RNAcentral holds the sequence, with entries from MGnify. A computed fold for a 99-nucleotide RNA from a soil metagenome, annotated as SAM riboswitch aptamer (S box leader). Model confidence (mean pLDDT): 79 of 100. It matches the Rfam family "SAM riboswitch aptamer (S box leader)". Its family is annotated with regulation of gene expression in the Gene Ontology. Rfam describes the family as follows. The SAM riboswitch is found upstream of a number of genes which code for proteins involved in methionine or cysteine biosynthesis in Gram-positive bacteria.
[in-house]
RNA sequence: UUUAUCCAGAGUGGCUGAGGGAACAGGCCCGACGAAGCCACAGCAACCAGGCGCUGGUGCCCAGGUGCUAAUUCCUGCCCGAUAACCGGGAGAGAUAAA
Numbered sequence: 001u002u003u004a005u006c007c008a009g010a011g012u013g014g015c016u017g018a019g020g021g022a023a024c025a026g027g028c029c030c031g032a033c034g035a036a037g038c039c040a041c042a043g044c045a046a047c048c049a050g051g052c053g054c055u056g057g058u059g060c061c062c063a064g065g066u067g068c069u070a071a072u073u074c075c076u077g078c079c080c081g082a083u084a085a086c087c088g089g090g091a092g093a094g095a096u097a098a099a
Base pairs, nucleotide, nucleotide: 001099002098003097004096005095006094011041012040013039014038015037019030020029021028024077025076026075027074042069043068044067046066047065048064050061051060052059053058073093078090079089080088081087
């Protein structure tokens, strides 16, 4: 850079000690019943390897390599429609995997 996916799913302990939820802004949440980070074990199942079935698509099995384990990528901001306010759709940006 390209392609695909992003409304689901998944925690315990130890060390630490005040912040965090991608950037900026506005909200709204989480946090001393310990945030973020690190370590250990565990779990979830998104992509990729292999095998079987199948017309493509894709389903199942089984490991490993990354990944992930509050809230729709927490919501919104840009565009379109509709509005008194809600709301719906699409982009942009981001995250993950493969090439």